Record summary:
This is a predicted structure of a 349-nucleotide RNA (Bacterial RNase P class A) from a rhizosphere metagenome. It matches the Rfam family "Bacterial RNase P class A". Gene Ontology terms of the family: tRNA processing, dimeric ribonuclease P complex and ribonuclease P activity. From the family's description: Ribonuclease P (RNase P) is a ubiquitous endoribonuclease, found in archaea, bacteria and eukarya as well as chloroplasts and mitochondria. The RNAcentral record of the sequence draws on MGnify. Of the family's consensus pairs, 93% are formed in the model. The prediction has a mean pLDDT of 77.
RNA sequence: GGCCGGGCGAUCGCUUCCGCGUGAAGAGGAAAGUCCGAACACCAUAGAGCAGCGAGCCGGAUAACGUCCGGGCACGUUCGGAAACGGGCGUGACGACAAGUGCAGCAGAAAGGAUACCUGCCUCGUUUGAGGUCAAGGGUGAAACGGUGAGGUAAGAGCUCACCGGCGGUGUUGGUAACAAUGCCGGCCGGGUAAACUCCUUGCGGUGCAAGGCCAAAUAGGAAAGCGUUGGAGCUGCUCGUUCCGCACACGCUUUCGGGUAGGCCGCUCGAAUCCGUCGGCAACGGCGGAUCUAGAUGAAUGAUCGCCGCUUUUCGAAAGAGAAGCUACAAAAUUCGGCUUACAGGCC
Numbered sequence: 001g002g003c004c005g006g007g008c009g010a011u012c013g014c015u016u017c018c019g020c021g022u023g024a025a026g027a028g029g030a031a032a033g034u035c036c037g038a039a040c041a042c043c044a045u046a047g048a049g050c051a052g053c054g055a056g057c058c059g060g061a062u063a064a065c066g067u068c069c070g071g072g073c074a075c076g077u078u079c080g081g082a083a084a085c086g087g088g089c090g091u092g093a094c095g096a097c098a099a100g101u102g103c104a105g106c107a108g109a110a111a112g113g114a115u116a117c118c119u120g121c122c123u124c125g126u127u128u129g130a131g132g133u134c135a136a137g138g139g140u141g142a143a144a145c146g147g148u149g150a151g152g153u154a155a156g157a158g159c160u161c162a163c164c165g166g167c168g169g170u171g172u173u174g175g176u177a178a179c180a181a182u183g184c185c186g187g188c189c190g191g192g193u194a195a196a197c198u199c200c201u202u203g204c205g206g207u208g209c210a211a212g213g214c215c216a217a218a219u220a221g222g223a224a225a226g227c228g229u230u231g232g233a234g235c236u237g238c239u240c241g242u243u244c245c246g247c248a249c250a251c252g253c254u255u256u257c258g259g260g261u262a263g264g265c266c267g268c269u270c271g272a273a274u275c276c277g278u279c280g281g282c283a284a285c286g287g288c289g290g291a292u293c294u295a296g297a298u299g300a301a302u303g304a305u306c307g308c309c310g311c312u313u314u315u316c317g318a319a320a321g322a323g324a325a326g327c328u329a330c331a332a333a334a335u336u337c338g339g340c341u342u343a344c345a346g347g348c349c
Base pairs, nucleotide, nucleotide: 001349002348003347004346006309007308008307009306010305011304012303014026015025016024017023018021028330032341033340035339036338037337038336039335040208041207042206043205052204053203054202055201056200057071058070059069060068061067072094073092074091075090076089077088078087079086080085095199096198100197101196102193103192117138118137120133121132122131123130124129146164147163148162149161150160151159165189166188167186168185169184170183171182172181173180174179212266213265214264215263222257223256224255225254226253227252228251229250231245232244233243234242235241273292274291275290276289277288278287279286280285310327311326312325313324314323315322316321
């Protein structure tokens, strides 16, 4: 790093389905975290810009991806080699710090700004000192302002030149490309850091099956229609009258309609499906053919016991063998897929 995650049978129990029978099926490699990418559903949506959030070497795979495969480059390690270099393995958010801004402990003269510790070096000066200089030697540091040599100079400096290295520009060759090799031009020599701001290129609407759709009780509101009620009390036994109260846009009953709730149904599991064979491809993966149907629960099923085998530990035994104990991890579907990450007793390679 990869694989497995006890096997078979019986009885009882639970969930779903059907042709209703002593019928069939019934958790995982991660069902987990919910971190990416999709399908599907609903809502939103002229167009453009700003802001915000991601992605970032190249090619391929894929429905898609921040995943996978192959390659390039850088770094680390190991092997071979005197070295140059080559092979193996591993790691890398791997555009830009040579647009601008910011940041950086200790040591050290000085960490990007310039500067001079070692009686530094050179010239002047009697010493103190003034000027020039950072090239050589020493010292600090993980890292010290290209390297070697020559010229030049008072001493020096890419100040100049040759070669080497880097960078920029521009070609050639190989490669689909990243890139590699190499020619010419330019003294351009400009440390690190962008999972710092930023710049460049590029992408992005939101909510998640509690999405969403259908059926739909009781009760209480709403709307419409129909029917009923045309007053009550006092003055006074009755009528009229009168006073008070109530008043029709009211009250009661019946029927119908409509929204929502409880509840039920769909979505729901046949799918970018699994297995086998074959072909193409370095591979990821794809094409073709054949076979198979493999949980759909919802206060949420998938469990328990026993037997045999297997495995582990242990006891007895010289051995063959016999007995005893255990099968213990992480965890457990909830719309469905593709990935990533994390957890894991024990065993195998």